[in-house]
Context: one part of a larger RNA
RNA sequence: CGUCGGAAAAGUGAGGGGAGUCAUCUUCAGUACGAGAGGACCGAGAUGGCUUGACCGCUAGUGCGCCAGUUGGGGGGCCUCCUCCAGAGCUGGGUAGCUACGUCAAGAAGGGAUAAGCGCUGAAAGCAUCUAAGCGCGAAGCCGACCCGAAGAUAACUUUUCCCACUCUCUUUUGAAGAGUCAAGAUCCCAGGAAGAAGACCUGGUGGAUAGGCUGCGCGUGGACGCCUGGUAACAGGUGGAGCGGAGCAGUACUAAUGAUCGUACGG
Numbered sequence: 001c002g003u004c005g006g007a008a009a010a011g012u013g014a015g016g017g018g019a020g021u022c023a024u025c026u027u028c029a030g031u032a033c034g035a036g037a038g039g040a041c042c043g044a045g046a047u048g049g050c051u052u053g054a055c056c057g058c059u060a061g062u063g064c065g066c067c068a069g070u071u072g073g074g075g076g077g078c079c080u081c082c083u084c085c086a087g088a089g090c091u092g093g094g095u096a097g098c099u100a101c102g103u104c105a106a107g108a109a110g111g112g113a114u115a116a117g118c119g120c121u122g123a124a125a126g127c128a129u130c131u132a133a134g135c136g137c138g139a140a141g142c143c144g145a146c147c148c149g150a151a152g153a154u155a156a157c158u159u160u161u162c163c164c165a166c167u168c169u170c171u172u173u174u175g176a177a178g179a180g181u182c183a184a185g186a187u188c189c190c191a192g193g194a195a196g197a198a199g200a201c202c203u204g205g206u207g208g209a210u211a212g213g214c215u216g217c218g219c220g221u222g223g224a225c226g227c228c229u230g231g232u233a234a235c236a237g238g239u240g241g242a243g244c245g246g247a248g249c250a251g252u253a254c255u256a257a258u259g260a261u262c263g264u265a266c267g268g
Stems, first nucleotide, its partner, number of pairs: 001152001005163007016148003021049007033038001050107006059100004066093005071086006111143002117137004164267001165181005171175001185262004189205005210256003213252005219245003226239005
C1' cells in the first nucleotide's frame, strides 16, 4: 500500500515444513514343520535403546547484589562490633531464573491408490493363459492421517461484535460559505515483562496493582547485636527457630506510569 467504509476478536485451511527408527522379552508354543537335532509364520502384550519437543512438581547442577563460618592484612582512636582488600580471598549451604543427569509426551493405530509379487474371471488361439476388456490382494515407500505454522491464498476467505452529523454565525429561507465538536479503535510516549539483538509480542498507564517501596507469607541460611547467668579463661546457656535476606506469592496507591497524535460522518 492493497484486500471496495473504518475497527477489534475468533476461525477455515490452498500451499508449505516437521516426524517417519531399531532391538529384546513374554504369549501363541516347545505348537506347525522335522527321523532327530532343532524350531517358526500370523496374532496379542511388555520393556528398552536412539531421536525430537515441552517443562522444572521430583532428583541434581549453576546461582559473582542471599545467609553463615574462617585465614592474612588495612580502616572506623583502643576493646567489642562493623567494614574493605586478597581469583567471589577461601570454605559450607542456597530462592527465583536457566538447565540435564530429571520428568512428561511423541516417533502409534486405522484409511486410500499402488510397486515387485500372488490371484479371479477370460478370449485372441473350442485347450491353456493374472490381461487383451474387466475385477481383487499386496510395502518401512506414495497420498492422506499425526505435529507446527499458514488469507499478499492479489482467486487477498468466513463468522461475531463495535463505530460513524449535530450545533452556531451570515443569508434572498433555502442555497452557499465559514466556524466548532473528533467515533469505534489505534499509535507515539511512559511503568514494565516468565517477550526480546533492534523492530516485534504481552501487561498496565490513576476509572490503576505496571514497576519500585512498605507490610504479611513462603523460601534460604542456621541461632544476630545487646543484655543476663555460669566459667580463671577459651567458651557455653538464656532472651530466641533468633537475626539477616536477590529475583517468589499476595496485600497496600507511599513513589513513578506526565502528556500528545492519528482516525469520521453510512461508504465501487
Overview:
A computed fold for a 268-nucleotide part of an RNA from Ktedonobacter racemifer DSM 44963, annotated as large-subunit ribosomal RNA, domain VI. The coordinates come from a structure-prediction model, not an experiment, and the mean pLDDT is 86. Rfam family: Bacterial large subunit ribosomal RNA. Its family is annotated with ribosome and structural constituent of ribosome in the Gene Ontology. RNAcentral holds the full RNA, with entries from Rfam. NCBI's taxonomy places the organism under Bacteria, Ktedonobacteria, Ktedonobacteraceae, Ktedonobacter, Ktedonobacter racemifer.